[in-house]
A computed fold for a 147-nucleotide part of an RNA from Fuerstiella sp., annotated as small-subunit ribosomal RNA, 3' minor domain. Taxonomically the source falls in Fuerstiella (Bacteria, Pseudomonadati, Planctomycetia, Planctomycetaceae). It matches the Rfam family "Bacterial small subunit ribosomal RNA". Its family is annotated with structural constituent of ribosome and ribosome in the Gene Ontology.

Context: one part of a larger RNA
C1' cells in the first nucleotide's frame, strides 16, 4: 500500500547478448593429382681412371668414379571435401529498462468460474469447438469426523 488495487499481452523507444543467413576473410590437420632438390639404393656406366693382378709392355681385367635411369622423398603448384574462427545487408525471438499506444484476458461468482490437453479462428491480451480436472462460489441432499 491493501479494488482509486493486483495484473496479462500486441504495437511504440533505448539497450543487451544470443539463433538464422547470400557471403566474404582467416585458422587446423589430413586426402588426391601434378611437379621435384639435395640424398641413400638399385640397374646402367662407350668417358675417365692412383693403388691391385695379368702381360706378347701396346694393353687387358678387376675395382673405383664422373655421366645417365628408376624407387623413395623436404619443398612448391592445383583440386575437392570436413573442421574451426572472425565478418555479414537483413531477418527471428528473448532478457532488462519509474511515469509512451491499444484494449482488460486472469486475481472476488473478475462481471462468461478457471485451468490442463486438442482442433480451428483472432491487432494483442484472447475467442469459439470437444474431451478432462476441481486447485470453483452459491443452493440443496447423502455419508462419515469432531464438539
Nucleotide at each position: 500500500c491493501a479494488c482509486c488495487g493486483c495484473c496479462c499481452g500486441u504495437c511504440a523507444a533505448g539497450c543487451c547478448a544470443c539463433g538464422a543467413a547470400a557471403g566474404c576473410g582467416g585458422g587446423g590437420g589430413g586426402c588426391g593429382c601434378c611437379u621435384a632438390a639435395a640424398g641413400u639404393c638399385a640397374c646402367u656406366g662407350a668417358g675417365c681412371u692412383a693403388u691391385c693382378u695379368c702381360u706378347u709392355c701396346g694393353g687387358a681385367g678387376g675395382g673405383g668414379c664422373a655421366g645417365g635411369u628408376g624407387c623413395c622423398u623436404a619443398g612448391g603448384g592445383c583440386g575437392a571435401a570436413c573442421u574451426u574462427c572472425g565478418u555479414g545487408a537483413u531477418u527471428g525471438g528473448g532478457a532488462c529498462u519509474a511515469a509512451g499506444u491499444c484494449g482488460u484476458a486472469a486475481c472476488a461468482a473478475g462481471g462468461u468460474a478457471g485451468c490442463c490437453g486438442u482442433a480451428g479462428g483472432g491487432g494483442a491480451a484472447c475467442c469459439u469447438g470437444c474431451g478432462g480436472c476441481u486447485g470453483g462460489a452459491u443452493c440443496a441432499c447423502c455419508u462419515c469426523c469432531u464438539u